RNA sequence: UAAGUGAACCGGGCAACCGCCCGCUGCGGCGGGAGGAAAGUCCGAGCUCCACCGGGCAGGGUGCUGGGUAACUCCCAGAAGUGGUAACCCUAUGGAAAGUGCCACAGAAACAUACCGCCCUGUGUUAUACGGGGUAAGGUUGAAAUGGUGAGGUAAGAGCUCACCAGCGGCCGGGUGACUGGUCGGCUGGGUAAACCCCACCCGGAGCAAGACCGAAUAGAGGGACAAAAGGACGCCCGGACUGUCCCCGGGUUGGUCGCUCGAUCCUGCCGGUAACGGCAGGGCUAGAUAGAUGGUUGCCGCCCCGGAUAGGGGUACAGAACUCGGCUUACAGGCUCGCUUAGCCC
RNA sequence: GGGGAUAUAGCUCAGUUGGGAGAGCGCUGCGUUCGCAUCGCAGAGGUCGGGGGUUCGAAUCCCCCUAUCUCCA
Numbered sequence: 001u002a003a004g005u006g007a008a009c010c011g012g013g014c015a016a017c018c019g020c021c022c023g024c025u026g027c028g029g030c031g032g033g034a035g036g037a038a039a040g041u042c043c044g045a046g047c048u049c050c051a052c053c054g055g056g057c058a059g060g061g062u063g064c065u066g067g068g069u070a071a072c073u074c075c076c077a078g079a080a081g082u083g084g085u086a087a088c089c090c091u092a093u094g095g096a097a098a099g100u101g102c103c104a105c106a107g108a109a110a111c112a113u114a115c116c117g118c119c120c121u122g123u124g125u126u127a128u129a130c131g132g133g134g135u136a137a138g139g140u141u142g143a144a145a146u147g148g149u150g151a152g153g154u155a156a157g158a159g160c161u162c163a164c165c166a167g168c169g170g171c172c173g174g175g176u177g178a179c180u181g182g183u184c185g186g187c188u189g190g191g192u193a194a195a196c197c198c199c200a201c202c203c204g205g206a207g208c209a210a211g212a213c214c215g216a217a218u219a220g221a222g223g224g225a226c227a228a229a230a231g232g233a234c235g236c237c238c239g240g241a242c243u244g245u246c247c248c249c250g251g252g253u254u255g256g257u258c259g260c261u262c263g264a265u266c267c268u269g270c271c272g273g274u275a276a277c278g279g280c281a282g283g284g285c286u287a288g289a290u291a292g293a294u295g296g297u298u299g300c301c302g303c304c305c306c307g308g309a310u311a312g313g314g315g316u317a318c319a320g321a322a323c324u325c326g327g328c329u330u331a332c333a334g335g336c337u338c339g340c341u342u343a344g345c346c347c
Numbered sequence: 348g349g350g351g352a353u354a355u356a357g358c359u360c361a362g363u364u365g366g367g368a369g370a371g372c373g374c375u376g377c378g379u380u381c382g383c384a385u386c387g388c389a390g391a392g393g394u395c396g397g398g399g400g401u402u403c404g405a406a407u408c409c410c411c412c413u414a415u416c417u418c419c420a
Stems, first nucleotide, its partner, number of pairs: 001343007009335002012301007020033005035318001039329002042327005047207004052240006059203005064078005079093001080091002083088001094198002099196002101192003115139002117135007147165006166188002168185007211258004220249001222248004231243002265284008302316005348419007357372004366403001374390005396412005
């Protein structure tokens, strides 16, 4: 210098005028006012209601190991496999010798099978034909064919035997563990679990339009279930315990207050830890609407495009809070910083 | 704001242990008729909403987006 790879961040700035929402007010004004994703609602929680607790079955979720966390389908560190020259990326990555299912077409055969071929043998009559048996080395089909290559061996073959390699199992060593190094044993059993399933762990339901209160309005003496058994937790069953109520239909209202923003909170420093993260100290308060505010105009500067141009013109991404957090995923013009890898050149 | 469902031919819809993409109406051509309709025969027409993954193989199983419909106080 070029190409690549990983991580973090910004995502317009200043000023004037006119407005909008909220708070305070001495009614003159003063202060605050979108995001990294506020989005999708895909996970996990807080909070609220279903009066409460426990057990079993069903159903659902997750799935290498060890940590982190309030919790997680998240994060960190590692293992194994895979892609890449490398930096580095990716992985729903437990179990296929518990059982069941499926493997279309083709092929003899898709998991217990001999079509062609090879070999042995019986009968007839030499060539050869028919029958019996052995054989997975070779051929054919397929996405996939019974460990692979080579040598020995055999009637022909075959882990039948041997060497190396791959897998599996036992023993010894290392590691908390996933796993790994060595050694021994011919042990060689197809794939699929994002098919049923088995194993381990986890999970009650609904959601702020939850829910509580005040006011206003009105059509119920509406229908049903029960009274010691049913209902009351929104799959079923059982047990305990509480309760006098529970379900359905119809009608009225469409106002206000609370929930509503101080919180697993943010910033800085130190300490522990490889890290995620945790602890301590100091400091800060940072939108709360209810048809829904956060806008418009102008000037200067920044950036991008057109243009020969220091002229002029145009543009400035994705998007926009609605109970709140922790994540994930998706969208995003442009800019900036740092680490690392490979190749070339120079000293 | 928060739940739920759907997307397959021009339209309405089927499609289950994952292996052939289909039906009715419509469209085109031919026949029938003096002509039209009806009827008969033949045919065309599909990125299975989009992308990625699992698998030998995906409309179907899993994940992420997009669009439409619907419910609540």
About this RNA:
This is a predicted complex of two RNAs, RNase P RNA and transfer RNA, with 420 nucleotides together. Rfam match: Bacterial RNase P class A.